This is a predicted structure of a 501-nucleotide part of an RNA (small-subunit ribosomal RNA, 5' domain) from an uncultured bacterium. The coordinates come from a structure-prediction model, not an experiment, and the mean pLDDT is 84. Its Rfam family is "Bacterial small subunit ribosomal RNA". Rfam links the family to the GO terms ribosome and structural constituent of ribosome.
Context: one part of a larger RNA
RNA sequence: GACGAACGCUGGCGGCGUGCCUAACACAUGCAAGUCGAACGGACUGUUGCUUUCGGGUAACAGUUAGUGGCGAACGGGUGAGUAACGCGUGAGCAACCUGGUCAUCAGAGGGGGACAACAGCUGGAAACGGCUGCUAAUACCGCAUAACAUAUAUUAAGGGCAUCCUUGAUAUAUCAAAGAUUUAUCGCUGAUGAAUGGGCUCGCGUCCGAUUAGAUAGUUGGUGAGGUAACGGCUCACCAAGUCAACGAUCGGUAGCCGGACUGAGAGGUUGAACGGCCACAUUGGGACUGAGAUACGGCCCAGACUCCUACGGGAGGCAGCAGUGGGGAAUAUUGGGCAAUGGGGGCAACCCUGACCCAGCAACGCCGCGUGAAGGAAGAAGGCCUUCGGGUUGUAAACUUCUUUGACAGGGGACGAGAGGUAGACGGUACCCUGAAAACAAGCCACGGCUAACUACGUGCCAGCAGCCGCGGUAAUACGUAGGUGGCAAGCGUUGUCC
Repeated sequence: GACGAACGCUGGCGGCGUGCCUAACACAUGCAAGUCGAACGGACUGUUGCUUUCGGGUAACAGUUAGUGGCGAACGGGUGAGUAACGCGUGAGCAACCUGGUCAUCAGAGGGGGACAACAGCUGGAAACGGCUGCUAAUACCGCAUAACAUAUAUUAAGGGCAUCCUUGAUAUAUCAAAGAUUUAUCGCUGAUGAAUGGGCUCGCGUCCGAUUAGAUAGUUGGUGAGGUAACGGCUCACCAAGUCAACGAUCGGUAGCCGGACUGAGAGGUUGAACGGCCACAUUGGGACUGAGAUACGGCCCAGACUCCUACGGGAGGCAGCAGUGGGGAAUAUUGGGCAAUGGGGGCAACCCUGACCCAGCAACGCCGCGUGAAGGAAGAAGGCCUUCGGGUUGUAAACUUCUUUGACAGGGGACGAGAGGUAGACGGUACCCUGAAAACAAGCCACGGCUAACUACGUGCCAGCAGCCGCGGUAAUACGUAGGUGGCAAGCGUUGUCC
């Protein structure tokens, strides 16, 4: 000097930030991911019309919606447990790869089929949740047609490179597609190519401590073949060979998320990785796959373990390292708040809906910055306090007193920007800000005073009580302990402790 700090004393205001560093301990409660009726068949409600045996039936329109279906839920948000690793950083490569939604271009959308929910009936169970039979729609599912610049194979020509090879052209054969809705504006659907974006993989270099860790390794190292993957590869398997790494530190053990940055320092360097941004990993512990463009998926599924809860004892339910909040741990860290007005995200043609992301407010001197607690005049140098050589000195222009001002706080009135383009929409917020009013009125402490180190006297105590960062003070005149007066320093803070430079 710095801090995500804590503790002690003290505490007026505002702005901007920051706030479980410990138990990746356990969690009551609420919320944090939905949306689309312009994909689909129903159900219900309302209005209007027609009909009526006055129960109702039927049609159109409007609305609500459990289910089927689509998109999203892989983003956003949290945490740092694990990881010494191509995890991260940096620089390259992929002639070994994928990419929903977006953009551009080209081509196409013909004709059929069978189901399953919902629903109805029956039925099991305490519940969670099911079972059987029957009916039905679709942008759900499945054949067929069409078929290329697509894929695969074969033949062939030209060009190129980086070893395997790559690119372009020609011919032949084989394979594969589609879906409609509508308010007629449009929005969708299928195939292909290119772009963009996002990812996957590989490599060079860098990345803590220990040798009181010296040998480690059998899918281990390489080859051939096969499987698998979007893709290369012992990634996996069969066979063959016996390799591979290591004193330039392998292996083992300990510790640790990495970086942009941050702190410090003249720099070199040292330390660190809170907040903000990028990457990675994880989601009660361990394992597994499914769906999907994308996950091996925090608020999805299955299995096992621990724990908690419900139970009719047969069986079920759950996962805050999301936002609040609770218990616990701890020196220690906040509200079970408001709003989608803005920015951004998901769905939707849209209106709009959802959004504890986000924007705000609340709490905390936790930090930084700013402001205030008055200003000028005022000597009888008042009173009081303290000291005194008893003369006086000092507190001290300090106060009183006179004149003045009104920042902040308070009261009254007005009142935004943030919403860019014609209209609507402001949580914050009656906030900021402006005007008016009252009266110096409501607002100063903390530490130190032996030397280092700015600042001294008196009394009490008497190696006691105590102080102390180091040196050291205290045993009867203590500038070092305690109190008082005075003084010095900083100031809404001041000291102490801890950590780093």